[in-house]
Record summary
A computed fold for a 180-nucleotide RNA from Texcoconibacillus texcoconensis, annotated as Lysine riboswitch aptamer. Rfam family: Lysine riboswitch aptamer. From the family's description: Riboswitches are metabolite binding domains within certain messenger RNAs that serve as precision sensors for their corresponding targets.
RNA sequence: CAAUAAGGUAGAGGUGCAUCGGUUGAAAGAGUAUCGUUUGUAAACGACAGUGGAAGUGAUGAUCAGACGGGAAAGGUCCCGAUGCCGAAGCUUUCGAUAUCCACAGUAUCGCUAGCUGGUGUGCUGUUGAAGAAACAGUACACUGUCACUACAAAUGAGUAGUGGAGCACUAUCCGAUUG
Numbered sequence: 001c002a003a004u005a006a007g008g009u010a011g012a013g014g015u016g017c018a019u020c021g022g023u024u025g026a027a028a029g030a031g032u033a034u035c036g037u038u039u040g041u042a043a044a045c046g047a048c049a050g051u052g053g054a055a056g057u058g059a060u061g062a063u064c065a066g067a068c069g070g071g072a073a074a075g076g077u078c079c080c081g082a083u084g085c086c087g088a089a090g091c092u093u094u095c096g097a098u099a100u101c102c103a104c105a106g107u108a109u110c111g112c113u114a115g116c117u118g119g120u121g122u123g124c125u126g127u128u129g130a131a132g133a134a135a136c137a138g139u140a141c142a143c144u145g146u147c148a149c150u151a152c153a154a155a156u157g158a159g160u161a162g163u164g165g166a167g168c169a170c171u172a173u174c175c176g177a178u179u180g
Stems, first nucleotide, its partner, number of pairs: 001180003007174005014086001016085007025078002034070007044057002050104004089117004095111006118144011146165007
């Protein structure tokens, strides 16, 4: 002087990701849950849905069904605003904690272990959901970012096309064991 492992810092992908809050925001949920009156039935019913238990309710008629009258909300979506960011984040799995009257199992939230997915859109299938909304998973196609290889081009240019890979990646920069 040059190259380079590990490490640090800063960036890019774009209908980019996630969280929080709403002027009683908007649509739907829904004339649903549920409450009251009344008619019928007639012995069981029973706490977010399942199984079992059980506090409790019930012939002063619970429960269930019909009629009439009153009549919500939550989760999710859209819109507006704010915040944190680029394995942003999502899903599956192991274990644990919390919630639900108790137990089992499940569900939801949070944390941990291990794994998969670069991102977006659309279609189909499945799960959740009131849902022809939306979310998630799988799959197919398309678009897009990045790197590598190949071909063409090569101007003060670095693009076009094709194929393939994966985010502990890629680009820039600092440092630099080690090697020459």
Background
The model forms 100% of the base pairs in the Rfam consensus. The sequence was found by an Rfam model in a public genome assembly.